[in-house]
Predicted 3D model of a 586-nucleotide part of an RNA (large-subunit ribosomal RNA, domain I) from a Candidatus Babelota bacterium. The coordinates come from a structure-prediction model, not an experiment, and the mean pLDDT is 81. Lineage of the source: Bacteria > Bacteria candidate phyla > Candidatus Babelota. It matches the Rfam family "Bacterial large subunit ribosomal RNA". Gene Ontology terms of the family: ribosome and structural constituent of ribosome.
Context: one part of a larger RNA
């Protein structure tokens, strides 16, 4: 020095564990904010710091409920000083306080700072103290008010609203590249990612100018199927429907136009006109025409509405200058539907309460284990307790509970709003215009310009009004379906930052979230940003009094403990690596 064995050291794998994660299900909630949010800064405790809570009323204040013996949050002990059966700490409801920054909003600003003004109160007074107010934009109302006479612009005041934040889901706008095509250019990736705007608890869509050919269906949305079909495609890579059918859920409505009526304004005209008509009386800027605005009126594809003519009809009242007659219009009731709000009832949520049944003995440090004999069960889910507990503790099944707050549903009252004739006939009027449509340039439709319809749009042209117009995949005829150019609409659908409950052939500390620990921390970066490592004594600290070596660290005794090779560098304690002893080889 090598090899082997043994005993140790080092190291922290492995096993075991879980106050942490991950995924999913059901229900709730789906927002917060000028009544100052989200997020922060600085303070705040008897004793340094960090976390949590709170805000000069500062680990808290008031009040209403619950609860019942300890308690002054955590790391985290210790001491001090308190509180508490006259009910504390604690849990829930409501309220008060809530510094400064931050949309930040009196002005400024290098966030958490600086500097004001107005009014009121305090005071003899103030430059002092306290309180309130003072940003911008929009809407409404109102006061003023230029060039410039009326006016308008502008200015002021008051009230109301907006702003900013937020996980995914939604709508609209804008819009890549890597990649695939085994290269690459049309194409693909993809209308994806990104960016911008705008919302809601959902959004969007939506009551046929639909589908497509059946003896038809009858708003929209979503799922299954149709179907990787029909198609499309450097006919490459790829892209890729629809109807029918089966389900989920179901809900339908309102305007614009036309005649006419009413009101207001303007213009013209009229005063022997006109005031529904007839007669009488009365009135005298009341009339007539045009035009603009507003209100009433008025809706459908068996086309509808208006108007005119004819027939028919619930009740009562009023008006059209007055009286009588007549006609027309209108209101109310009744009937149907809709809805703000109040009250009541019920349910749910936000603290909780009650809640069955076991002993002896053996082993052991400890019984929940073994043995013996019992008991409960609408409860043998689970967790804890010195090893494995239905009957020890917390619970569980079941049964109950609210002073207060919130949500939902229903009932009744009752406000608002809407509807309320029918039939027949047709000379007439109306039925959404720079629209439909055409040409051209694009886009979007599964559809790449193609035979390319249907949809949207830049540019140019440019209709018709029901004997109309659009569609049925170029186009034409026949036949069929529908009624564009205005609008609203619940449910079925999408998502989960957040709350409650539950589940797992999910992980178990190099895993599972980046974070089981003072983690978005330490640390890095000017910054945007990047971003860790780090769990386990023991049942209980009983955490080793005292003695010895040593400056200490560290050790040897003693003691605790079941165990100290469980001694805080603490569960188990693999391997690499190191050392010692023994054997053996050279």
């Nucleotide at each position: 020095a090598g090899c082997a064995u043994u005993u140790g050291g080092u190291g922290g794998a492995u096993g075991c564990c879980c106050u942490g994660g991950c995924a999913u299900u059901a229900g709730g909630a789906g927002a917060c904010g000028a009544c100052g949010a989200a997020g922060g800064a600085a303070g705040u405790g008897g004793a340094a710091g960090a976390c949590u809570g709170c805000u000069u009323a500062a680990a808290g204040c008031c009040u209403c409920g619950g609860g019942g013996a300890g308690u002054u949050g955590u790391c985290a002990a210790u001491c001090a000083a308190g509180c508490a059966u006259u009910g504390a700490u604690c849990c829930g409801g409501g309220g008060a306080u809530u510094u400064c920054c931050g949309a930040a909003u009196g002005g400024g600003g290098a966030a958490a700072c600086c500097c004001a003004c107005u009014c009121a109160a305090g005071u003899a007074a103030a430059u002092c103290u306290u309180g309130a107010g003072u940003a911008u934009c929009c809407u409404u109302a109102u006061c003023u008010g230029a060039a410039u006479a009326c006016a308008u612009a502008g200015g002021g005041u008051a009230a109301g609203g907006a702003a900013g934040u937020u996980a995914a889901c939604g709508g609209c706008g804008u819009g890549a590249a890597c990649u695939g095509a085994a290269a690459c250019a049309u194409c693909u990736a993809a209308g994806u990612a990104g960016c911008g705007c705008c919302a809601g608890g959902a959004a969007a869509a939506g009551a046929a100018a639909a589908c497509g050919a059946a003896u038809g269906u009858g708003a929209u949305u979503c799922c299954c199927u149709u179907a990787g079909u029909a198609g499309u495609g450097g006919u490459g890579a790829g892209c890729g429907a629809a109807a029918c059918g089966g389900g989920a859920a179901c809900a339908g409505c309102u305007u614009a136009a036309a005649a006419c009526u009413u009101g207001u304004g303007u213009u013209g005209u009229g005063c022997a006109a006109g005031c529904g008509u007839g007669u009488a009386c009365g009135c005298g800027u009341u009339g007539c025409a045009a035009u603009a605005c507003a209100a009433g009126g008025g809706a459908a594809g068996u086309g509808g509405g208006a108007a005119a003519u004819a027939a028919u009809u619930c009740u009562g009242g009023a008006a059209a200058g007055u009286a009588c007659a007549u006609u027309u219009u209108u209101c109310a009731g009744g009937c149907c539907a809709u809805u703000a709000c109040a009250u009541c009832u019920a349910a749910u949520u936000c603290a909780a309460u009650u809640g069955a049944a076991g002993a002896u003995u053996c082993u052991g440090g400890a019984a929940a284990g073994g043995a013996u004999c019992a008991c409960c069960a609408u409860a043998g889910a689970a967790a804890g307790u010195g090893a494995u507990a239905g009957u020890c503790u917390u619970g569980u099944a079941g049964a109950u509970a609210a002073a207060g707050a919130a949500u939902u549903a229903g009932a009744c009252g009752g406000u608002u709003u809407g509807g309320u004739g029918u039939u027949a006939u047709u000379c007439u009027c109306c039925c959404a215009a720079g629209u439909a449509c055409c040409a051209u340039g694009g886009a979007g439709c599964a559809c790449g310009u193609g035979a390319a319809a249907u949809u949207c749009u830049g540019u140019g042209g440019g209709a018709a009004u029901c004997u109309g117009c659009c569609c049925c995949g170029a186009c034409c005829a026949u036949g069929g379906g529908g009624u564009a150019a205005a609008g609203c609409u619940a449910a079925a659908u999408a998502c989960u930052a957040c709350c409650u409950a539950a589940u797992g052939a999910c992980c178990g500390a190099u895993a599972g979230u980046g974070c089981a620990c003072a983690a978005g921390u330490a640390c890095c970066g000017c910054g945007a940003g990047g971003g860790a490592a780090a769990g386990g004594u023991g049942a209980a600290a009983a955490g080793a009094a005292c003695c010895c070596c040593g400056g200490a660290a560290g050790g040897g005794g003693a003691g605790u403990g079941a165990a100290a090779u469980a001694g805080a560098a603490c569960u188990u304690g693999a391997a690499a690596c190191c050392a010692a002893a023994u054997g053996u080889u050279u």